[in-house]
RNA sequence: CCGGCGCCUCGCCACACCCGCCGCGAGACGGGGUCGGAAAGCUUCGGGUCUUCCCGUUCGGGAAGACGGCCGGGUUGCCCCC
Numbered sequence: 001c002c003g004g005c006g007c008c009u010c011g012c013c014a015c016a017c018c019c020g021c022c023g024c025g026a027g028a029c030g031g032g033g034u035c036g037g038a039a040a041g042c043u044u045c046g047g048g049u050c051u052u053c054c055c056g057u058u059c060g061g062g063a064a065g066a067c068g069g070c071c072g073g074g075u076u077g078c079c080c081c082c
Stems, first nucleotide, its partner, number of pairs: 004080001012037002017032004022027001035069001041075003045072003048067008
C1' cells in the first nucleotide's frame, strides 16, 4: 500500500421510546435508553422517501428544506490475520 475477516478488542456508536429545547414542518441538538451496526465515522455527488411554499387546478410541475440508521458513490479510521 492492496485485499480479506469479524476469531480477538480495555472498547466505539446509539433504533424505538421518555424528558428538555429549537423549527411552520420533515426533523436537529442535549440527557436518559439500548433495537441494531464492522464503518450506524465524515460527506447531499446520484437515486429515493418525507416536509413547507408557489403555479396549475383530476393528473402534474417548480422552488426551498429534512433524512448519512433508505441505497449507492467519495473519503478517513480501529482490531486481528495473510
Overview: This is a predicted structure of an 82-nucleotide RNA (c-di-GMP-I riboswitch aptamer) from a Methylococcaceae bacterium. The coordinates come from a structure-prediction model, not an experiment, and the mean pLDDT is 79.